[in-house]
RNA sequence: GGACCCAUGGUGUAGCCCGGUUUAACACGCCUCCCUGUCACGGAGGAGAUCAGGGGUUCAAAUCCCCUUGGGUCCG
Numbered sequence: 001g002g003a004c005c006c007a008u009g010g011u012g013u014a015g016c017c018c019g020g021u022u023u024a025a026c027a028c029g030c031c032u033c034c035c036u037g038u039c040a041c042g043g044a045g046g047a048g049a050u051c052a053g054g055g056g057u058u059c060a061a062a063u064c065c066c067c068u069u070g071g072g073u074c075c076g
Stems, first nucleotide, its partner, number of pairs: 001075007010028004020059001030046005052068005
């Protein structure tokens, strides 16, 4: 230098290929309440990601296109 893959709450993932109608879902973790003599377990509720950044296409973008950044693999 070239090719490909990845980036979504605190953590791990789904959703992306094939755009769609409402508030981006699940598990763990965190907070509050109930339960208990206490903790744990269990039950109820809640906060937390505008989807790596920017631009474009579109009525509509986490999803499609381009550029950039970071990480990884391979080739030279």
Molecule: transfer RNA
Organism: Minisyncoccota bacterium